[in-house]
RNA sequence: CGUCGGUCCUCCCGCGACGAUACGUUGUAAACCCCGUCAGGCCCGGAAGGGAGCAGCGGUAGCAGCGGAUUCGGGUGCCGGGAUGUGGUUGGCGCCG
Numbered sequence: 001c002g003u004c005g006g007u008c009c010u011c012c013c014g015c016g017a018c019g020a021u022a023c024g025u026u027g028u029a030a031a032c033c034c035c036g037u038c039a040g041g042c043c044c045g046g047a048a049g050g051g052a053g054c055a056g057c058g059g060u061a062g063c064a065g066c067g068g069a070u071u072c073g074g075g076u077g078c079c080g081g082g083a084u085g086u087g088g089u090u091g092g093c094g095c096c097g
Stems, first nucleotide, its partner, number of pairs: 001094008009085001010083005015077002018073003023067006034059004042051003
């Protein structure tokens, strides 16, 4: 100097882990008053009947716990594969001085 490898760096793919979300589930839940049903009481009516509607009850938004992707994410990994280089490092072989 040439050539062939190992390894690191960089990039790509896969897989895994982690996180988030969709979603599921349990609880709670409108003291800023959301929906339904509304006993009693209230209002209208001569009456029949009608109306608004508190508590209660049943729900919803929301909140919290748990599960959680086939979705998403990255300063993710003693993981697997690949690409690239006038790169870093290390080794084999050949040639020249």
Bacterial small signal recognition particle RNA from Nitrococcus mobilis Nb-231, 97 nucleotides, folded computationally. The source organism's lineage runs through Bacteria, Pseudomonadati, Pseudomonadota, Ectothiorhodospiraceae and Nitrococcus mobilis. Rfam family: Bacterial small signal recognition particle RNA. Rfam describes the family as follows. The signal recognition particle (SRP) is a universally conserved ribonucleoprotein involved in the co-translational targeting of proteins to membranes. Rfam classes the family as a non-coding RNA gene. Rfam links the family to the GO terms signal recognition particle, plasma membrane targeting and SRP-dependent cotranslational protein targeting to membrane, signal sequence recognition. The coordinates come from a structure-prediction model, not an experiment, and the mean pLDDT is 75. The sequence is in RNAcentral, with records from Rfam. The model forms 96% of the base pairs in the Rfam consensus.